Overview:
RNAcentral holds the full RNA, with entries from MGnify. Predicted 3D model of a 338-nucleotide part of an RNA (large-subunit ribosomal RNA, domain IV) from a soil metagenome. The coordinates come from a structure-prediction model, not an experiment, and the mean pLDDT is 85.

Context: one part of a larger RNA
RNA sequence: CGGAAGCAAGGGAAUUCGGCAAAUUAGCCCAAUACCUUCGGUAUAAUGGGUGCCUACGCUUCUGCUGAGAUUACAUCAAAAGUGGAUUCGUAGGUGGCACUAACAAGGGGGCGUCGACUGUUUAGCAAAAACACAGCUCUCCGCAAGGUGUAAACGCUGAGUACGGAGGGUGACGCCUGCUCACUGGCGGGAUCUUAAGCCAUGUUUCAACGUGGUGAAGGACCGCUCAAGAGCGGGACUAACUCUGAGUCUCUUAAGGUAGCGUAAUACCUCGCCGCUUAAUUGGCGGCUUGCAUGAAUGGCGCAACGAGCGCCCCACUGUCCCUGCUUUCGACCUG
Numbered sequence: 001c002g003g004a005a006g007c008a009a010g011g012g013a014a015u016u017c018g019g020c021a022a023a024u025u026a027g028c029c030c031a032a033u034a035c036c037u038u039c040g041g042u043a044u045a046a047u048g049g050g051u052g053c054c055u056a057c058g059c060u061u062c063u064g065c066u067g068a069g070a071u072u073a074c075a076u077c078a079a080a081a082g083u084g085g086a087u088u089c090g091u092a093g094g095u096g097g098c099a100c101u102a103a104c105a106a107g108g109g110g111g112c113g114u115c116g117a118c119u120g121u122u123u124a125g126c127a128a129a130a131a132c133a134c135a136g137c138u139c140u141c142c143g144c145a146a147g148g149u150g151u152a153a154a155c156g157c158u159g160a161g162u163a164c165g166g167a168g169g170g171u172g173a174c175g176c177c178u179g180c181u182c183a184c185u186g187g188c189g190g191g192a193u194c195u196u197a198a199g200c201c202a203u204g205u206u207u208c209a210a211c212g213u214g215g216u217g218a219a220g221g222a223c224c225g226c227u228c229a230a231g232a233g234c235g236g237g238a239c240u241a242a243c244u245c246u247g248a249g250u251c252u253c254u255u256a257a258g259g260u261a262g263c264g265u266a267a268u269a270c271c272u273c274g275c276c277g278c279u280u281a282a283u284u285g286g287c288g289g290c291u292u293g294c295a296u297g298a299a300u301g302g303c304g305c306a307a308c309g310a311g312c313g314c315c316c317c318a319c320u321g322u323c324c325c326u327g328c329u330u331u332c333g334a335c336c337u338g
Base pairs, nucleotide, nucleotide: 001333002332003331004330005329006328007327008326010324011323014322019319027051028050029049030048031047036041038173052095053094054093055092056091057090058089061086062085063084064083065082069077070076071075096100108317109316110315111314112313113312114311115309116308120132121131136171137170138169139168140167141166142165147158148157149156150155174304175303176302177301179234180233181232184231185230186227187226188225189224190223193222194221195220199216200215201214202213203212204211235253236252237251238250239249262296263293274290275289276288277287278286279285
C1' cells in the first nucleotide's frame, strides 16, 4: 500500500448518473390493517404488544399403581371412581440481565407513474428486458386421392387424424371499443369485346423442304366487379358572430378517402428546460393539467385496468462510514530482514 472482515462520537444521502455498497427489518403468538379491486386479492399491508428462567393453579396428551366393572377354560381388558409422574399450552406470582426467536437462521417499509396482463422463455461465455411465448380475439386455405410440407421420383410427415379438425398470417388476459378509403399493390370472381405462344387448318412461292401470309386461339394482361383484423393511405387556401379573441358557419382548389372515438410536450414533440399548478431553500427531474400533435391514433390495435415484475423513472419514512473525515482492530498478501 492492497484484499477480505469488524467497530465507530456528532451529523444522516450533504456521496453518487443513481442510496451502488452497507445498514435497518427478520422466527413464532396476539391485536390491528388503508386506497384500489376482476371481490379472488391487495396483506406478513401499514402499525403496535409479547417471547428467558422458577413456582403455583388449570386444560390437553402420555404413563405408573390400585381397581368398581366386563369377557371368561387358565386368564385378560378397563378414559367408572381414586392416587402418583411427565408434558405442550393458558393464567397468575416471582426472579436475573443492557439485551430472553440473547448464537445460527430470519421480509426494510410506504406513495406516484411508465411498459408488459399474469406463471413462464431468451442472447451456453458483456444484454433477463418494455424482447419471445402465452390463454383469449381475428383473418386466410382445406370435404380428405384435400390443404400444407420433404423428395428428381418412389415414398413419407401432418394423420391410422376429418372442419368442435389440420395448416398458415396477425393481434395478445380482462373492460370499453376498433372510424373513413378498393385510386395504387395483392387476393378472389366475371366473362361480351381487345391482345396473344406453340400446335393445328388454309394458302403463296412451277413441285418437295424451308420460309411467308391468313385463320383458330389457352393462361395471362386489358376490361368489369368484390375484398383493408389484405399491403397500404387517411389535404390546402380565403372569409366570417355588436370590445377583443375564437370561429359553429360560408366560399374555393383538390383527393380513392381527407384522421372519427380516444389519448396527447408522450418509450412518439423539432422548437423544448413549451405554459400553469404541486413537490424543493433551489428541480433540464417527477406527478397533475392545458394542448396549435415538427412527425399520435384505433388488432403494424386505441384507451383504461386489479394482481404480478431481480424491468424503468420520481418522492417520503426508517436506517446507515455513501459522505463530512477519517480512525482503530483482526486476518491474508505485498514489503523488510534472515